Model confidence (mean pLDDT): 81 of 100. The RNA shown here (Bacterial RNase P class A) has 378 nucleotides and comes from an Acidimicrobiia bacterium. Its Rfam family is "Bacterial RNase P class A". About the family: Ribonuclease P (RNase P) is a ubiquitous endoribonuclease, found in archaea, bacteria and eukarya as well as chloroplasts and mitochondria. Rfam classes the family as a ribozyme. It is recorded under the gene name rnpB. The model forms 87% of the base pairs in the Rfam consensus.
RNA sequence: UGAGCCGGCCGGGUGGUCGCGGCCGGGCACGACCCGGUCGAGGAACGUCCGGACUCCACAGGGCAGGGUGCUGGGUAACGCCCAGGCGGGGCGACCCGACGGACAGUGCCACAGAGAACAGACCGCCGAUGGUCGGGCAACCGGCACAGGCAAGGGUGAAACGGUGCGGUAAGAGCGCACCAGCGCCCGGGGGGACCCGGGCGGCUUGGCAAACCCCACCCGGAGCAAGGCCGAGCAGGGGGUAUGGGCGGCCCGUCCGACGCCCCCGGGUAGGCCGCUCGAGCCACCGGGCAACCGGUGGCCCAGAUGGAUGACCACCACCGGCGAGGGGGAGACCCCUCCCCGGGACAGAAUCCGGCGUACAGGCCGGCUCACCUC
Numbered sequence: 001u002g003a004g005c006c007g008g009c010c011g012g013g014u015g016g017u018c019g020c021g022g023c024c025g026g027g028c029a030c031g032a033c034c035c036g037g038u039c040g041a042g043g044a045a046c047g048u049c050c051g052g053a054c055u056c057c058a059c060a061g062g063g064c065a066g067g068g069u070g071c072u073g074g075g076u077a078a079c080g081c082c083c084a085g086g087c088g089g090g091g092c093g094a095c096c097c098g099a100c101g102g103a104c105a106g107u108g109c110c111a112c113a114g115a116g117a118a119c120a121g122a123c124c125g126c127c128g129a130u131g132g133u134c135g136g137g138c139a140a141c142c143g144g145c146a147c148a149g150g151c152a153a154g155g156g157u158g159a160a161a162c163g164g165u166g167c168g169g170u171a172a173g174a175g176c177g178c179a180c181c182a183g184c185g186c187c188c189g190g191g192g193g194g195a196c197c198c199g200g201g202c203g204g205c206u207u208g209g210c211a212a213a214c215c216c217c218a219c220c221c222g223g224a225g226c227a228a229g230g231c232c233g234a235g236c237a238g239g240g241g242g243u244a245u246g247g248g249c250g251g252c253c254c255g256u257c258c259g260a261c262g263c264c265c266c267c268g269g270g271u272a273g274g275c276c277g278c279u280c281g282a283g284c285c286a287c288c289g290g291g292c293a294a295c296c297g298g299u300g301g302c303c304c305a306g307a308u309g310g311a312u313g314a315c316c317a318c319c320a321c322c323g324g325c326g327a328g329g330g331g332g333a334g335a336c337c338c339c340u341c342c343c344c345g346g347g348a349c350a351g352a353a354u355c356c357g358g359c360g361u362a363c364a365g366g367c368c369g370g371c372u373c374a375c376c377u378c
Stems, first nucleotide, its partner, number of pairs: 001374010012319007020040008028031001042349001046360002049358005054225004066221005071085005086100001087098004101216002106214002108210003123155002125151003130148002132145005163181006182206001184203008229276004238267006246258004283302008321346004326341006
């Protein structure tokens, strides 16, 4: 200088004008009014994919069904998240990726191509010792054919073809035998807290893959969600009581019973509507301590949106940033780079709705730190 890898962070600033929501204070012509002060979106507030807090309902205990997770150790309120480590894979490397228990419990599947895809198979090929057949030979036997049959070395197909290399062996071959290597199982020694690693021995010569297929094993899981849930409660409908100069008890008085369209009072459930839940919390910042780290502990400081047709915005000016044209100056052999100025244009993704912890996804432009590789110079 050029290519990259990892981690952390920002995501416009200041002023003015107009406008909106919460809270506090004040004002009166008391209205969902006015004035002043103060606070007012994000790194993802997003997707709603996991985990919890909280609330209501259900619940003796155990089991079945169903769902989820799946190397080890740690962190956490919890997790499918995070950290550290192991193993496997990729990259020259910094680093990155992995649902990473079990395929000798059982069942199932393995497209296309191919002869054959799991206790397999013979298309080309090799052989034809043995048997057959033809020829020769007195005979032993020799030669041909490739019919029976043998083989799986080589070719070919495939993601995958039932260990690899070499020597022996054979008619040709083959773990058929042997040596070494790889792999599997068992045993022993050593290291580690563990996953696992290192070394040695024995065995049969080798038993394919898929469990984000059923399944087996281990562990975890009750359901619904702030429109949870609770309080108050118009109007209308409903229930009860009262209210008459009325009627019955054969006439009258007392007594008693019956009688309401309306009016008055009371009652329960509960609609509209209002209030609570509601935002101070597994909180944020700084310092110190423990730990490789995730994280934890201590001390001090801070208060940081709570709307409910749903506020947090718009415009102007200047500055900063990015892109483009141009002018001037400087450096360099050049490509090109740097500085100053003028003009024009641009500013992403997105937006709280009970609250937290994660994951995933989107994002104009920019900053900081660490590391790797290649080339050049000293």